[in-house]
Predicted 3D model of a 485-nucleotide part of an RNA (small-subunit ribosomal RNA, 5' domain) from an uncultured prokaryote. The full RNA is in RNAcentral, with records from ENA. The coordinates come from a structure-prediction model, not an experiment, and the mean pLDDT is 82.
Context: one part of a larger RNA
RNA sequence: AUUGAACGCUGGCUGCAUGCUUAACACAUGCAAGUCGAACGAGAAAGUACCUUCGGGUAUGAGUAAAGUGGCGGACGGGGGAGUAAUGCAUAGGAAUCUGCCCAGUAGUGGGGGAUAACGUGGAGAAAUCCACGCUAAUACCGCAUAUGUCCUACGGGACAAAGCAGGGGACCUUCGGGCGAUGAGCCUAUGUCGGAUUAGCUAGUUGGUAGGGUAACGGCCUACCAAGGCAACGAUCUGUAGCUGGUCUGAGAGGAUGAUCAGCCACACUGGGACUGAGACACGGCCCAGACUCCUACGGGAGGCAGCAGUGGGGAAUAUUGGACAAUGGACGAAAGUCUGAUCCAGCAAUGCCGCGUGAGUGAUGAAGGCCUUAGGGUUGUAAAGCUCUUUUAGUAGGGAAGAUAAUGACGGUACCUACAGAAAAAGCACCGGCUAACUUCGUGCCAGCAGCCGCGGUAAUACGAAGGGUGCAAGCGUUAAUC
Numbered sequence: 001a002u003u004g005a006a007c008g009c010u011g012g013c014u015g016c017a018u019g020c021u022u023a024a025c026a027c028a029u030g031c032a033a034g035u036c037g038a039a040c041g042a043g044a045a046a047g048u049a050c051c052u053u054c055g056g057g058u059a060u061g062a063g064u065a066a067a068g069u070g071g072c073g074g075a076c077g078g079g080g081g082a083g084u085a086a087u088g089c090a091u092a093g094g095a096a097u098c099u100g101c102c103c104a105g106u107a108g109u110g111g112g113g114g115a116u117a118a119c120g121u122g123g124a125g126a127a128a129u130c131c132a133c134g135c136u137a138a139u140a141c142c143g144c145a146u147a148u149g150u151c152c153u154a155c156g157g158g159a160c161a162a163a164g165c166a167g168g169g170g171a172c173c174u175u176c177g178g179g180c181g182a183u184g185a186g187c188c189u190a191u192g193u194c195g196g197a198u199u200a201g202c203u204a205g206u207u208g209g210u211a212g213g214g215u216a217a218c219g220g221c222c223u224a225c226c227a228a229g230g231c232a233a234c235g236a237u238c239u240g241u242a243g244c245u246g247g248u249c250u251g252a253g254a255g256g257a258u259g260a261u262c263a264g265c266c267a268c269a270c271u272g273g274g275a276c277u278g279a280g281a282c283a284c285g286g287c288c289c290a291g292a293c294u295c296c297u298a299c300g301g302g303a304g305g306c307a308g309c310a311g312u313g314g315g316g317a318a319u320a321u322u323g324g325a326c327a328a329u330g331g332a333c334g335a336a337a338g339u340c341u342g343a344u345c346c347a348g349c350a351a352u353g354c355c356g357c358g359u360g361a362g363u364g365a366u367g368a369a370g371g372c373c374u375u376a377g378g379g380u381u382g383u384a385a386a387g388c389u390c391u392u393u394u395a396g397u398a399g400g401g402a403a404g405a406u407a408a409u410g411a412c413g414g415u416a417c418c419u420a421c422a423g424a425a426a427a428a429g430c431a432c433c434g435g436c437u438a439a440c441u442u443c444g445u446g447c448c449a450g451c452a453g454c455c456g457c458g459g460u461a462a463u464a465c466g467a468a469g470g471g472u473g474c475a476a477g478c479g480u481u482a483a484u485c
Stems, first nucleotide, its partner, number of pairs: 001484003005481005012357002015354003018350002020315001025313003029310003034072003039069002047060005079268001081266001088193007097185002102181001110144001112142002119134006149160004194240003201231003206228008243265004247258004270291005293304004321347001323346003329343001330341004360390004370381004394426001396421005404412001429474005434455003440469005450457002
């Protein structure tokens, strides 16, 4: 000098930041990913009105709610850092790749078919859920036709598409806009990247080749065969520790330490394994299996995963609200209206930090009283107080009242800010005073009680312990402890 700090004493106010560093411990409850009726079939009820044979019916509610098929999105956004010393990260290169939505261009969008959920009926089960039969639609699914084109080829040929729904314009020309992609991702190489030799040898798909398989793609990535290589004292292997970086702290710098918040990358999602779907995952709020744990059960069987936002228990020296809003920015879906969004924007709590402001200003000597000291004369507290004259920042009360939004739409919020009013009114502590080190006397105590960062104080005159008066330093903080330079 610094801190994501904690503890002690104290505490007036804005603004801006920051806030589980420990148990990647376990989690009650609520919310955090939906959306589309302009893809599709089907479709309630309450309520209200009328009629009624009092059983009910009709209209409206309403093609609404809820559910289902289908599409897109749940691979983004958000979280914590367990693992990882290199399949990571940083920098610089590279070739053998893919890329939904978006942009540009070209061509097409023809004609058929069979199902199935929802629903109905019946059944099983405590539940979760499931079974059988029957009915039905599509932008769901499957043939056929066509093939600018793409792929395969023995160069003869062969294979491969589609979807409709809603609305609008009217030939044509011009303008605008765009124009050989964009974005994202996978892969390879070089260099750099903590400690230990009280770890010296390690390796059998191991190192290379041929052929094949596999992948979006190169490759021992995998398999068969062949060769016997490959790495290592310039530290292999083993072991400990650790996410990496931009940065941050310190320092004149070189360095040293560090990796909270913010930003980029990586890996992870109860523990371990696996694939499915998909443009993209081996998928935090998807699936399957195994395990531990918790819960429900009619004991046959089932359900769950906060390292999302709040919140709870526990651990700990220690870290906040089960808040508001989609108004803005951004995201998903939708033609749109819009819906969803604990991303985000705000508010709440905490002197945790930084910056700023205030706790009054001027005058006032008989140097009042009181306190303390005293050589008893006085000195000091001290212009300090009182008194007199003023001011009103902030806080308070009242009134007005934004920008943030562009036609509308403002959670924040009657907030910021402005004006008026009253009254010095409501607002100072903490540590230290032997030397280092700014600041001294008295009383108490008597190697006791105690102090202490180092040197060291205390055994009867203690400027070093405790108290008082006085002083010094910082100040809404001040000290202590911990940690780094």